[in-house]
RNA sequence: CUGCGCAGCCGGGGAGUUAGCGGUGCCCUGUACCUGCAAUCCGCUACAGCAGGGGUGAUCUUCCGCCUCGGGGUGAACUCGGUGGGGCUGCCCGUAAUAAGCGAUGCUGACGUCUGAGUCUCGCGCAACGCAGACCUGCGAACCAUGUCAGGUCAGGAAUGAAGCAGCAUUAAACAGUGCUCUGCGUGUGCCGUGAGGAAGCUUGGGCUGAGUUGGCUGUUAUGGUAACGCCUGUUGAGACGCCACAAAGCGGAGGGCGCAC
Repeated sequence: CUGCGCAGCCGGGGAGUUAGCGGUGCCCUGUACCUGCAAUCCGCUACAGCAGGGGUGAUCUUCCGCCUCGGGGUGAACUCGGUGGGGCUGCCCGUAAUAAGCGAUGCUGACGUCUGAGUCUCGCGCAACGCAGACCUGCGAACCAUGUCAGGUCAGGAAUGAAGCAGCAUUAAACAGUGCUCUGCGUGUGCCGUGAGGAAGCUUGGGCUGAGUUGGCUGUUAUGGUAACGCCUGUUGAGACGCCACAAAGCGGAGGGCGCAC
């Protein structure tokens, strides 16, 4: 050097499951044999898949460090989003008070006080209105209204008289109309009159005093309410930051097996 063999290697990692390890399944990286078993699981025991077959056989698959990218785990506090709760907190409302600011009003006199009147009540009167009546006018009685009573009737010798229908006139009852009239009754009518009353309120006139009064708005205080927003709090998701180990790629260093034959 070559040949025949052995060992080794023919992916790794994360979560989960498990007493623990590995696998099937899920995820990341990435291309690094095949078959059978396997999540109500399969097989092992710390040297930790089992069974069978194949390839390579010193392959450089090993160890350490650095770098880089991709995932995973973890962590008080930070940021953003979702969601639950809190009226013991802000904001926002309500009520009461205050009178700091603004405003309004005030020497053409505030507030206060005295006095008079009105509004208010009662009595009486007046007016108005409504109703009724009277009065006025009209119309109006076959007979049971009046006056006059034609004709006719009755009495009478006659003159004349009596009763009396129709008609006419005037009226009663009833009906209708009118109103500068009168009477009576009535009334949540009244720029009325008169008398009495009147606690308070309002309006108004006059007098005294002499500078504030008010509580409309803002503010302040107290109290009550509201979960929309802010704030507090629970939970969840994501991001940033830190830590931990890790797959692949890259770089460097260390290491780098055995038996037989020739």
Source information:
Model confidence (mean pLDDT): 78 of 100. Bacterial large signal recognition particle RNA from a Lachnospiraceae bacterium, 262 nucleotides, folded computationally. The gene name in the source record is ffs. The sequence is in RNAcentral, with records from ENA. The organism belongs to Lachnospiraceae, within Bacteria.